[in-house]
């Protein structure tokens, strides 16, 4: 002082790349609540079972018809922004908070740990959901993006794999 390169930094895919946030829109829906009449007539309501508690109710609960008024969330689309390339998404365990009280289920935030998917679309089932939208999943298809192998002068073709990949760069430690 040179080559190698490990942990890691730094990138690429895609014209609907993933996702958060804000705002508009349409849907939800003439639904749910609330009010009125009539009718029934004992029981209704706190997410589901159990016992409790509380609370409505013959001055009519609860159902149901008509009428009157008449939402909102979640989901979904659009524009603006942010964060970013296991991005995110979805599944199991685990453990805390909520849900009137105990227990168990469930729902529903949040943390941690394992699984599976490169990505987008498109058909077909099942599940969510008011929904044919949308999103999950299980199957099948092209097409993209990457690498390996084989073919080929090349463009490129063909089979196959998975992102714990891949990449022309840089590289502590540490080899030579």
């Nucleotide at each position: 002082a040179u080559u190698c390169g490990u942990a890691g930094a730094a990138g690429a895919g895609g014209u609907c790349g993933c996702u958060g946030a804000a705002c508009c829109u349409a849907u939800c829906a003439g639904u749910a609540a609330c009010c009125g009449u009539c009718g029934c007539g004992a029981g209704g309501c706190g997410a589901g079972a159990u016992u409790g508690c509380g609370u409505c109710c013959a001055u009519g609960a609860c159902c149901g018809a008509c009428g009157g008024c008449g939402a909102a969330a979640g989901g979904a689309g659009g524009u603006u922004u942010g964060g970013c390339c296991g991005a995110a998404a979805u599944u199991c365990c685990u453990g805390a908070a909520g849900u009137c009280a105990u227990u168990c289920u469930g729902c529903c935030u949040c943390a941690g740990g394992g699984g599976u998917u490169g990505g987008g679309c498109c058909c077909g089932g099942a599940u969510c959901c008011a929904a044919u939208a949308g999103a999950u999943c299980c199957g099948g298809g092209a097409c993209u993006g990457u690498c390996a192998c084989g073919g080929g002068a090349a463009a490129c073709c063909g089979u196959g794999g998975a992102g714990a990949g891949c990449u022309g760069u840089c590289g502590a430690u540490g080899a030579a």
Predicted 3D model of a 176-nucleotide RNA (Lysine riboswitch aptamer) from Bifidobacterium commune. Its mean pLDDT, the model's own confidence on a scale to 100, is 81. The sequence is in RNAcentral, with records from Rfam.